[in-house]
Context: one part of a larger RNA
């Protein structure tokens, strides 16, 4: 130096992204416990006290010699002394040091996020992500729908709509607003459109025949091919947003200023309702105002001017819950001021 461990004055987080890491705290037993709350919890909340070993005294449980009852040496009750044992008082011994070693939660407050236990990236991610009980909505009446297979078949299930499949949501609580114009999805069938196949007008070739030639050409064989008929879809007409989404702008306007409940005027399938709100969302921005700190770009708490929250691609709460994320506060320490020493491995030297 480098790994592991052990001490440490005085400070006690100043250390750093951040108390990482280390200290503290502890098992038992007694008193004692806030807000909040689904009344179950929170709770080991927080704060406190005890504790070895001798003597002495009390209580309580178990044995029982022996006494009662009794026909009984059964039951059944009483129980001296003494034995176990468990528990409280009081005195008094020792040591620094009595849970004498190990093993054994720091604790609190307050926001976000997810209801919780769960699961996850086998070897950089444990989480707010998945998952969940509830919720909705779609499909699906049994040869189900749906999956797997070329098929036969299987699974779905030896099950039948309180069931199976898909899908979103995500405990609970109070709610879940307006739009069907596009896209989907569903139903409808009047017109419009419109494959194949059906049909075959007609056009070509090729050739008998006809013509002096130019040419015309029947039939038959080929090659093509118009109307015409012609399903689902499409258009089209409804209906559906816990379907896939979507939810304005200008410009006036009250007796101080400002600010508009009001009015006006365009667009639009309709213009964002309740809740939230500088947020896990807020560019400007460390926004402003309170709080906390001597000093707060973070945290809390309000205000709204929401670049660009917003109602199951849930909205806004929520007691518990959490190896989650932020912030503070007590304790606590070698994290630090600011390093010291000691013990152990290795480095290294030398055999």
């Nucleotide at each position: 130096c480098u790994c592991g461990g052990g001490a440490g004055a005085a400070g006690g987080a100043a250390c750093u992204c951040g108390g990482c890491a280390a200290a503290u705290u502890a098992a038992c037993c007694c008193c004692g416990u806030a807000a909040c709350u689904u009344c179950g919890g929170g709770a080991u909340a927080a704060g406190g006290g005890g504790a070895g070993c001798c003597u002495c005294c009390g209580u309580g449980a178990u044995u029982u010699a022996g006494c009662g009852u009794g026909a009984a040496c059964a039951g059944c009750g009483c129980g001296a002394g003494g034995g176990u044992u468990a528990u409280g008082g009081a005195g008094g011994c020792c040591g620094c040091a009595g849970a004498g070693a190990a093993a054994u939660g720091g604790c609190a407050g307050a926001a976000g996020c997810g209801a919780c236990u769960g699961u996850u990236u086998a070897c950089c991610a444990a989480a707010a992500a998945c998952a969940c009980a509830g919720g909705g909505c779609c499909a699906u009446g049994c040869u189900a729908a749906c999956a797997c297979g070329c098929a036969a078949g299987u699974g779905g299930a030896u099950g039948u709509a309180u069931a199976u499949g898909g899908u979103c949501u995500g405990a609970c609580a109070c709610g879940u607003g307006c739009c069907c114009g596009g896209u989907g999805c569903u139903g409808g069938a009047a017109g419009g459109u419109u494959a194949a196949c059906a049909g075959g007008a007609g056009a070509u070739g090729u050739c008998a025949g006809c013509g002096c030639a130019a040419g015309c050409g029947a039939a038959g064989c080929a090659u093509u091919g118009a109307a015409u008929c012609g399903a689902a879809g499409c258009c089209c007409c409804a209906g559906u947003a816990a379907a896939c989404g979507g939810c304005g702008g200008c410009c006036g306007u009250a007796a101080c200023a400002a600010u508009a409940a009001c009015g006006g005027u365009c667009c639009u399938a309709a213009g964002g309702u309740a809740g939230c709100g500088a947020a896990a969302u807020u560019c400007c921005u460390u926004g402003u105002c309170g709080g906390g700190u001597a000093a707060g770009u973070u945290c809390c708490g309000a205000c709204c001017u929401g670049c660009a929250c917003g109602a199951a691609u849930c909205g806004u709460g929520u007691a518990a819950c959490g190896a989650c994320u932020u912030c503070u506060g007590c304790a606590c320490u070698g994290u630090c001021u600011c390093c010291u020493c000691c013990c152990g491995g290795g480095a290294c030297u030398c055999g």
Large-subunit ribosomal RNA, domain IV from a metagenome, 351 nucleotides, folded computationally.
The RNAcentral record of the full RNA draws on SILVA.
Model confidence (mean pLDDT): 87 of 100.